The RNA shown here (SAM-I/IV (S-adenosyl methionine) riboswitch aptamer) has 116 nucleotides and comes from an uncultured Actinomycetes bacterium. Its Rfam family is "SAM-I/IV (S-adenosyl methionine) riboswitch aptamer". The literature on the family includes a 2008 paper in RNA by Weinberg et al., "The aptamer core of SAM-IV riboswitches mimics the ligand-binding site of SAM-I riboswitches". Rfam links the family to the GO terms regulation of gene expression and S-adenosylmethionine metabolic process. Clan: SAM clan. The sequence was found by an Rfam model in a public genome assembly. Its mean pLDDT, the model's own confidence on a scale to 100, is 76.
RNA sequence: AGCGAUCAUCACGAGCGGCCCCGGGAGGGGCCCGGCAACCUGGGACGGACACCCAAGGUGCCUUCCCGCCUCGGGCGGGGAUGUGGUCGGUGGAGCCGACAACCAAGUGUCCGCAC
Numbered sequence: 001a002g003c004g005a006u007c008a009u010c011a012c013g014a015g016c017g018g019c020c021c022c023g024g025g026a027g028g029g030g031c032c033c034g035g036c037a038a039c040c041u042g043g044g045a046c047g048g049a050c051a052c053c054c055a056a057g058g059u060g061c062c063u064u065c066c067c068g069c070c071u072c073g074g075g076c077g078g079g080g081a082u083g084u085g086g087u088c089g090g091u092g093g094a095g096c097c098g099a100c101a102a103c104c105a106a107g108u109g110u111c112c113g114c115a116c
Base pairs, nucleotide, nucleotide: 007083008082009081010080015033017032018031019030020029021028022027034062035061036060039058040057041056042054043053044052046113047112048111049110050109051108065079066078067077068076069075070074086100087099088098089097090096
């Protein structure tokens, strides 16, 4: 890297946008700009935890979750989807070691610890 597990979400939100490729068609894939969101990383002037804020790095999404059951306003179960940072080097791979970037935005609060 890949596969799998755990946990979280599938509520709300956001272009019927432009271009290219495959296909008889339905449809599928890619790139660009714009946007939503806040899952991971990063920032929020000692360290840690939690909450909150920002939205830069990485995803995801922007005309849709599907099926079954029930006491059917709703709930439960199964399946599926997405996330659980990224890039690069030492190696062809695993393990291990190391390096790099993260905004002109936000600029906090509580508790514990350290020091004075």
The model forms 92% of the base pairs in the Rfam consensus.